[in-house]
RNA sequence: ACGCGAUCCUCGGGGCGGGGUGCAAGUCCCCACCGGUGGUCACAGCCCACGAACGACGGACUGGCGUUCGAACGCCCCCGUCGCCGACGCGGUGGAAUUCCGCGGCCGACCGUCAAAGUCGGGAAGGGAGAGGGCGCGA
Numbered sequence: 001a002c003g004c005g006a007u008c009c010u011c012g013g014g015g016c017g018g019g020g021u022g023c024a025a026g027u028c029c030c031c032a033c034c035g036g037u038g039g040u041c042a043c044a045g046c047c048c049a050c051g052a053a054c055g056a057c058g059g060a061c062u063g064g065c066g067u068u069c070g071a072a073c074g075c076c077c078c079c080g081u082c083g084c085c086g087a088c089g090c091g092g093u094g095g096a097a098u099u100c101c102g103c104g105g106c107c108g109a110c111c112g113u114c115a116a117a118g119u120c121g122g123g124a125a126g127g128g129a130g131a132g133g134g135c136g137c138g139a
Stems, first nucleotide, its partner, number of pairs: 002138004007134005017031004032119002034108002036050004045106002054083006063076004088104005110122003
């Protein structure tokens, strides 16, 4: 260096600036701005896959709440599977790029709001793909 782990710690998402209309818009219209994680012969928002929200089913019984004399049971948390969940073309270089360069495009959960949101507020001081390090074990 490498592999493993009922182990510990840290980290782990960016963006409305200008103008217009209007009683009112960071929500509409014009211009603008942003791009999580792993992979991929070569650097990716739009190639493959993953993550948060939501739903269904199953599991577990450690934990929380309700009920009870106590349980069963119900709801939540937790784990898994499935569903749901957005978007790219052309030209160039090259052995190799929907990843680089050029040009032109496209996409962005849910709830809220005096009026419709990728950019504001909220669930969220949450969760999280994962990244780095420590420790232990193996060789």
Model confidence (mean pLDDT): 82 of 100. A computed fold for a 139-nucleotide RNA from a Gemmatimonadota bacterium, annotated as FMN riboswitch aptamer (RFN element). The organism belongs to Gemmatimonadota, within Bacteria.